[in-house]
RNA sequence: AGAGUUUGAUCCUGGCUCAGAUUGAACGCUGGCGGCAUGCUUAACACAUGCAAGUCGAACGGUAACAGGCCCUUCGGGGUGCUGACGAGUGGCGGACGGGUGAGUAAUGCUUAGGAAUCUGCCUAGUAGUGGGGGAUAACCCGGGGAAACUCGGGCUAAUACCGCAUACGCCCUACGGGAGAAAGCGGGGGACUUUCGGGCCUCGCGCUAUUAGAUGAGCCUAAGUCCGAUUAGCUAGUUGGUAGGGUAAUGGCCUACCAAGGCGACGAUCGGUAGCUGGUCUGAGAGGAUGAUCAGCCACAUUGGGACUGAGACACGGCCCAAACUCCUACGGGAGGCAGCAGUGGGGAAUAUUGGACAAUGGGCGAAAGCCUGAUCCAGCCAUGCCGCGUGAGUGAUGAAGGCCUUAGGGUUGUAAAGCUCUUUUACCCGGGAAGAUAAUGAUGGUACCGGGAGAAUAAGCCCCGGCUAACUUCGUGCCAGCAGCCGCGGUAAUACGAAGGGGGCUAGCGUUGUUCGGAAUUACUGGGCGUAAAGCGCUCGCAGGCGGCCGGCCAAGUCCGAUGUGAAAUCUUCCGGCUUAACUGGAAAACGGCAUCGGAUACUGGUCGGCUGGAAGGUGGGAGAGGGUAGCGGAAUUCCCGGUGUAGUGGUGAAAUGCGUAGAUAUCGGGAGGAACACCAGUGGCGAAAGCGGCUACCUGGCCCACUCUUGACGCUGAGGCGCGAAAGCUAGGGGAGCGAACGGGAUUAGAUACCCUGGUAGUCCACGCCCUAAACGAUGAGAACUAGCCGUUGGAGGAGCUUUGUCCUUUAGUGGCGCAGCUAACGCGAUAAGUUCUCCGCCUGGGGAGUACGGCCGCAAGGUUAAAACUCAAAGGAAUUGACGGGGGCCCGCACAAGCGGUGGAGCAUGUGGUUUAAUUCGAUGCAACGCGAAGAACCUUACCUGCCCAUGACAUCCUCGGAACUUUCCAGAGAUGGAUCGGUGCCUUCGGGAACCGAGAGACAGGUGCUGCAUGGCUGUCGUCAGCUCGUGUCGUGAGAUGUUGGGUUAAGUCCCGUAACGAGCGCAACCCUUGUCCUUAGUUGCCAGCACUUCGGGUGGGAACUCUAAGGAGACUGCCGGUGACAAACCGGAGGAAGGUGGGGAUGACGUCAAGUCAUCAUGGCCUUUAUGGGCUGGGCUACACACGUGCUACAAUGGUCGGUACAAAGGGUUGCCAACCCGCGAGGGGGAGCCAAUCCCAUAAAGCCGAUCGUAGUCCGGAUCGGAGUCUGCAACUCGACUCCGUGAAGUUGGAAUCGCUAGUAAUCGCGAAUCAGCACGCCGCGGUGAAUACGUUCCCGGGCCUUGUACACACCGCCCGUCACACCAUGGGAGUGGGCUGUACCAGAAGUAGGUAGCCUAACCUUCGGGAGGGCGCUUACCACGGUAUGGCUCAUGACUGGGGUGAAGUCGUAACAAGGUAACCGUA
Repeated sequence: AGAGUUUGAUCCUGGCUCAGAUUGAACGCUGGCGGCAUGCUUAACACAUGCAAGUCGAACGGUAACAGGCCCUUCGGGGUGCUGACGAGUGGCGGACGGGUGAGUAAUGCUUAGGAAUCUGCCUAGUAGUGGGGGAUAACCCGGGGAAACUCGGGCUAAUACCGCAUACGCCCUACGGGAGAAAGCGGGGGACUUUCGGGCCUCGCGCUAUUAGAUGAGCCUAAGUCCGAUUAGCUAGUUGGUAGGGUAAUGGCCUACCAAGGCGACGAUCGGUAGCUGGUCUGAGAGGAUGAUCAGCCACAUUGGGACUGAGACACGGCCCAAACUCCUACGGGAGGCAGCAGUGGGGAAUAUUGGACAAUGGGCGAAAGCCUGAUCCAGCCAUGCCGCGUGAGUGAUGAAGGCCUUAGGGUUGUAAAGCUCUUUUACCCGGGAAGAUAAUGAUGGUACCGGGAGAAUAAGCCCCGGCUAACUUCGUGCCAGCAGCCGCGGUAAUACGAAGGGGGCUAGCGUUGUUCGGAAUUACUGGGCGUAAAGCGCUCGCAGGCGGCCGGCCAAGUCCGAUGUGAAAUCUUCCGGCUUAACUGGAAAACGGCAUCGGAUACUGGUCGGCUGGAAGGUGGGAGAGGGUAGCGGAAUUCCCGGUGUAGUGGUGAAAUGCGUAGAUAUCGGGAGGAACACCAGUGGCGAAAGCGGCUACCUGGCCCACUCUUGACGCUGAGGCGCGAAAGCUAGGGGAGCGAACGGGAUUAGAUACCCUGGUAGUCCACGCCCUAAACGAUGAGAACUAGCCGUUGGAGGAGCUUUGUCCUUUAGUGGCGCAGCUAACGCGAUAAGUUCUCCGCCUGGGGAGUACGGCCGCAAGGUUAAAACUCAAAGGAAUUGACGGGGGCCCGCACAAGCGGUGGAGCAUGUGGUUUAAUUCGAUGCAACGCGAAGAACCUUACCUGCCCAUGACAUCCUCGGAACUUUCCAGAGAUGGAUCGGUGCCUUCGGGAACCGAGAGACAGGUGCUGCAUGGCUGUCGUCAGCUCGUGUCGUGAGAUGUUGGGUUAAGUCCCGUAACGAGCGCAACCCUUGUCCUUAGUUGCCAGCACUUCGGGUGGGAACUCUAAGGAGACUGCCGGUGACAAACCGGAGGAAGGUGGGGAUGACGUCAAGUCAUCAUGGCCUUUAUGGGCUGGGCUACACACGUGCUACAAUGGUCGGUACAAAGGGUUGCCAACCCGCGAGGGGGAGCCAAUCCCAUAAAGCCGAUCGUAGUCCGGAUCGGAGUCUGCAACUCGACUCCGUGAAGUUGGAAUCGCUAGUAAUCGCGAAUCAGCACGCCGCGGUGAAUACGUUCCCGGGCCUUGUACACACCGCCCGUCACACCAUGGGAGUGGGCUGUACCAGAAGUAGGUAGCCUAACCUUCGGGAGGGCGCUUACCACGGUAUGGCUCAUGACUGGGGUGAAGUCGUAACAAGGUAACCGUA
């Protein structure tokens, strides 16, 4: 410090997620030791039991218990407070500390800094005292009540308990004369004196009283700071202030009376929610954010609510009273209790410990002290909860052991790892010693720490991960299953992602997971973000508050700056130095605590104040332009309607129609009239206005703007939350008006439908006047104001100048309004003085998508609705700009038998063949739009053959290895459908170093064979297709943040990315072309088997001699290159025409197929991974099937006839094949064929007569002398065998069919069409396929349209790429949520009732020790009663909130539901916004 994730890729925006740190944690697996810490975060839920606050006999009366002494004793015991002591009691001090908890509390709190009107027990220091009296009362005794708790009556008694009197330094009050008010004793010691023998007295100590001061603690006040919500905007009656009084320790409406009417609040009052606050803690670079366990400070609370008493201090955790709930006891009358003290229990919960030891230390209470008490505390126990430290061994050890795993089978890896050998002993264990903590004694801890000794590698390793992020890879299993997952995402038969194993990586007594917080996140942006298009500028003015504000000077010193002082508790953090063996931990010191306050100083800036200035702003004077606004009046053109004329059959409308109108006279046309609305031309990226918006002409009223002059005022300014106003269209209320247009609605069309688009009608509305509504894609998607920052070109309004007689023109300046463009900015697009540049001021707004601009609430509205505006839930994206493709019922250019122009077909018939389907035991399998379907198959009767039936085989039909035997092989017979089985005859081979070996056959054992079984979506190879289309790329350079672009685009040209020119490109590669084959011309060479011009012979046949000319054959060359001429073109490339030439612009044909696409085809050619099978999915055999047949399709053949059929005669090829072969002559047969045997391993022989053609004859338009299917009969050939199921021949039979609907195919020249020939396969089987030649056309104007393709461009929400994407209803499931008659709970306001305990006031009743008394009583007090306040409770009525509710609304989510097709391309009616 970043990374992953939106895309085909890119940049940006933006969310989600991860890596880090953290924790009072929990859970899973695992677990050796020690140190130091921490340990109910939940139910402030309920609590059994024990303990947690007592102490003082030196305050007192005393003596229940214990011990001792003494006395008595009947030896059982009794007495005696005499002593140590001491239960209960009186009294004092302490129970207000310590300990717990965080419910409440948003301020009566806390933090920081201040303040004045206070109190303060114990403590410290000082001053002055401590004299003298009195009356009670508990304990105790007696009696009574009660179950108990407890209580009542009578009697005795003490005090440091209580009450007077005296005194009063000081204190307090005062009308300054005066007045009022205290105390307590106890203990130790003691010389004289005294004594009632207790003492007095003296002294010391501890107390007591008054007061002063301090210290400590506490109370009160002020300022500032201190969470969220405005869908909480108004709150307030003791309320705010004053006066007087009361009250308090003290100020104060704290309380009361009276007076006034204030006080608080957008700087957020009130209300609601949440919350103890802080030092600190966690995180972070910091600023911040989160948090407030342990430790420390403050506060609050003690079952809930209220109350006071006592006291220095409480409204009191282990005190009291009352009320309530709960629990317990009860004799039912009444009582008792409060663990949020320490342990512990139940409960809740994911979850948190022992009913331990000790007061040894520290500290606290009491006491003079000893001491007692102390669950504070110190220790121990439990828990890996955290932090820190240590260990689980070290060295050596290669045969690289075994085992495991992988493997290409060689090896690799685990791995020096182990074993083995040599050592060590930390820890644990055993034995012994044994502290510090303790200044004299006292040690819970403590079997402590620590030290010494002993044995022995001995007692001690796990967890997570290994697709990317993120370090770490293989095998097997599984097969969208099981599962994983933090995000992206893995899993559908080869999963580094699931599970296991091996191996590896990380951390380590832990490791992972889950949760929390901060970080990363600049993702709330103060530091440090944005708003044209990503989320985001209010529709637009005006303007209160607020914020900000020009130039010069004086003063002040609030902000600001400097210095000093105080404070900022300690702990923590940081630094340094120490102590535990180290560390954690801890001691000391320093620094820091960013802050606040006070004092002093400075005055540049901000601010305040005073004075001045003119540049901002406003005003004045003089001009100017304008659809700026309002009111009234006027005008013409056009539409429609009405009247009249002319006139006749249509009109109107559309893609085409129809509805409609029209013979009752329309449309058309002329004249006249009515009425409403809108204002052609001018008209312009022209003008005006804040925006919405404004357009005929005239008048009136009226706002703003600009220019010139620089005359006046003197900062008067800018912005602007709330607020006021304006605000298109639609819409609303009631009233007018209504020509045209025209939601709704009717009709006609279109369509599968058509509640639409189109047509014909047509109501609201559109118009006017008044009142509402207040929204728009109200847009420049760009808030207002100010300043600054290159230029160029237009245009509108003004001013000045030059020139000119004027117009026209130019220059300068100013205010607008446009187009380019530099710098700069921007993610890019783009913006660019009219900024989206550089700055300043103010306002508004944004923070992932959906849910949703929705719900609820408020406000506004007549309504429609507007405005303000969430959450649950859900997704990992949603988006912007640009790029490359693809696509478009977008555009441009171009090509192709693509269309058109032609010729011939297919589709109809019969047959052949293939396919689908059906059938079947099987009809084996594959191929399926073009690019499957006469395809694999260049040939299924058996075989082939993979299928079916049945019969058989088991190392197998085939390969390698081992053992044994035998040559191999062969004849014949039997059984069987055959495979096979049995029997039988003949036969003993080859090499040899004599051991044996090689080949072959049989038998046996196992390794293995075998599989046309699966996966073409695991593959190789091969092939099809786009397409013989002209494209596809690279290097370097350049441009761009980048994907990419450029090159390859452009202008021409071409069959071509072919070439030329241009050009930030320059070159290159794969393609194109050429090189290759063939064909067309010529030449050379060669001349048999081919040829024969001339010569000769001839049986007339190149037959023979001969020839080498020609044809031909097959080798080599020549030839064609836009080379030449003319024209066009840019002087290019090239094109057009021509000459020459056998051939002319690629001469014709072939081979040749770029990068790639289709998961195209093929596991059944072959090869091959994986899987499956192994007496079978292998192998053999027989028979059957692949040949089935209602039907459908493809490809063909033959036809339908006269350009023909038939018959007769007759002519001319090419290319092939042939020894298991082709087969001549000749003979036989009507024929298929048979016989025969010559020739030929082929330019020699054979297949082999080519056919159409030509000559002639016949048929005469007919289902025929066309056509030949089908069927009957008879044969031939091949073959082991033609039944299923061959071909051919002959005779007979003679079906459909008379040119083929929609639709569709081929072909541009030696082509189509037509005619025959050959060959592969093959025993036989050809209408198919592959070749060969013969005859031999028609047409192409042209590129609008269909199809396919290429290039450029445009749009895009597509990228699996239009067979794309995608919207809404409906149906189903689930989820959260709104409404809802209501129902239930919580909190709370107001009014009223009520009123416990308590306090205060009153008091007529009762009681009453201290003091006073005139002895009657009084003062004072208590009880009772009563008044006021008030808790609980109650009644009524509101508010807020939570839960729930028949039914209901929409929303979200969910591999393959329904209906349509709205959007994205011109998305097929451009889309979108507002409204009805």